[in-house]
Context: one part of a larger RNA
Molecule: large-subunit ribosomal RNA, domain VI
Organism: Porphyromonas gingivalis
RNA sequence: CGCAGGAAAUUUGCGAGGGUCUGACACUAGUACGAGAGGACCGUGUUGGACAGACCCCUGGUUUACCGGUUGUACCGCCAGGUGCACCGCCGGGUAUCCACGUCUGGUAAGGAUAAGUGCUGAAAGCAUCUAAGCACGAAGCCGGCCUCAAGAUAAGAUUUCCAUAAAUAGGGUGGUUAAAGACUAUGACCUUGAUAGGCUGCAGGUGUAUGAUUGGUAACAAUUAAGCCGAGCAGUACUAAUAGCCCGAAACU
Numbered sequence: 001c002g003c004a005g006g007a008a009a010u011u012u013g014c015g016a017g018g019g020u021c022u023g024a025c026a027c028u029a030g031u032a033c034g035a036g037a038g039g040a041c042c043g044u045g046u047u048g049g050a051c052a053g054a055c056c057c058c059u060g061g062u063u064u065a066c067c068g069g070u071u072g073u074a075c076c077g078c079c080a081g082g083u084g085c086a087c088c089g090c091c092g093g094g095u096a097u098c099c100a101c102g103u104c105u106g107g108u109a110a111g112g113a114u115a116a117g118u119g120c121u122g123a124a125a126g127c128a129u130c131u132a133a134g135c136a137c138g139a140a141g142c143c144g145g146c147c148u149c150a151a152g153a154u155a156a157g158a159u160u161u162c163c164a165u166a167a168a169u170a171g172g173g174u175g176g177u178u179a180a181a182g183a184c185u186a187u188g189a190c191c192u193u194g195a196u197a198g199g200c201u202g203c204a205g206g207u208g209u210a211u212g213a214u215u216g217g218u219a220a221c222a223a224u225u226a227a228g229c230c231g232a233g234c235a236g237u238a239c240u241a242a243u244a245g246c247c248c249g250a251a252a253c254u
Stems, first nucleotide, its partner, number of pairs: 001152001005163007015149004021049007033038001051106005059100003066093005071086006111143002117137004171248004175191005196241003199237005205230003213224004
């Protein structure tokens, strides 16, 4: 821009894409078969591999604005306590997130038409013959079935609801707070009739028992201390910021 009014939702599916894998063991059954040795078809169940999708409860990673320990050096006048730099200085842990080495799920089956092949009836050709007419089976393959996209499918589909005859309404945009989204854009949530983000409070969770002081000990140290501190998590709470506004926005018949 189009889809012959303008919108907001919900859809049908022309068509396109994805998937389609496979092992072992057990039962049937030591059965059929076979002199024996050996040893099934068919059918059923269990459990794997690789692959794919989703997720983070568990396990394990990551976690450079979380917590702690510790070395050197410089500084905060000194002690104490801290801060900067040294690969995050090094080391021990670690929430959310994102992941796999973790967890869950998937491939099935039915159906249709067939290939090779197997047949029925059956002539040409009094017999025979699956084929010439006719009919029936038959594959991981084909069409479907399962999942995803999908009306620019210009043949532009359908349903529901809203708006209206002239000034701005239905609706959309701009602007702002933002995250389950994200390069930008877009998408989603929210904008005071408000929990959208920050702050604060509580909780979960992490670290591992803070500073100061007192007490005990010659001292290291210990106790008061499950302390203190804390990023993203879950709630609550208008304290702060989302104010106010502006722009676009529709035809014909009757």